[in-house]
RNA sequence: AGCAUGAGUAGAUAACCUGCGUUAAGUGUUAGAGAAUGGGACGUUGUCUCUAAACGAAGGGAUUAAAAACCUUAAUCCUGCGGUAGGUUAUCGCGUCCGCUGCU
Numbered sequence: 001a002g003c004a005u006g007a008g009u010a011g012a013u014a015a016c017c018u019g020c021g022u023u024a025a026g027u028g029u030u031a032g033a034g035a036a037u038g039g040g041a042c043g044u045u046g047u048c049u050c051u052a053a054a055c056g057a058a059g060g061g062a063u064u065a066a067a068a069a070c071c072u073u074a075a076u077c078c079u080g081c082g083g084u085a086g087g088u089u090a091u092c093g094c095g096u097c098c099g100c101u102g103c104u
Stems, first nucleotide, its partner, number of pairs: 001104004006100001011092009020082003029053007039098005059079008
């Protein structure tokens, strides 16, 4: 110097486990501000945080105690629901420039 279409991110999807909410938070949408993001620098159309606005839901059962009965309340457990949180595993996985690795 050439070659590889190499490794490595933030994240995304799926499964499992443990939780949260179901007296509605969370998730998602819009606007504004900010932060981090392959090894380094820059960076958003990706990600996250905060504020504001709009929208919005699936519950049910059992046991015990209180209670005159129906009903109701509390506790515990079980089972659902939520475009719910976290962890693990698997798969996918940076735009430019400069590097790293292997081969020649």

Predicted 3D model of a 104-nucleotide RNA (THF (Tetrahydrofolate) riboswitch aptamer) from an Atribacterota bacterium. Its mean pLDDT, the model's own confidence on a scale to 100, is 82. The sequence was found by an Rfam model in a public genome assembly.